[in-house]
């Protein structure tokens, strides 16, 4: 160098065209003599980038970027 996957919340990952979720964490309250666990709520985020297509793009296309895997 070719070729294929990935990239989304502090972690781990769903969403594959109709305007972003889980779960664990974090934060407040609660209950406990108290600490866990429970339970009520909160709050995340340029969807790696930049441009294209579209009436709308996290999703489809083109480049670049980083990771990783298989070749030479």
């Nucleotide at each position: 160098g070719g070729c294929c996957g990935c990239g989304u919340a502090g972690c781990u990952c769903a969403g594959g065209g109709g305007u972003a979720g889980a779960g664990c964490g974090a934060c407040g309250c609660u209950c406990u003599c108290a600490u866990a666990a429970g339970g009520c709520g909160u709050a995340u985020g340029u969807c790696g980038g930049u441009g294209g297509u579209u009436c709308g793009a996290a999703u489809c296309c083109a480049c670049c970027c980083g990771c990783g895997g298989c070749u030479a």
The RNA shown here (transfer RNA) has 72 nucleotides and comes from a Thermodesulfobacteriota bacterium. The sequence is in RNAcentral, with records from ENA. Taxonomically the source falls in Thermodesulfobacteriota (Bacteria, Pseudomonadati). The coordinates come from a structure-prediction model, not an experiment, and the mean pLDDT is 80.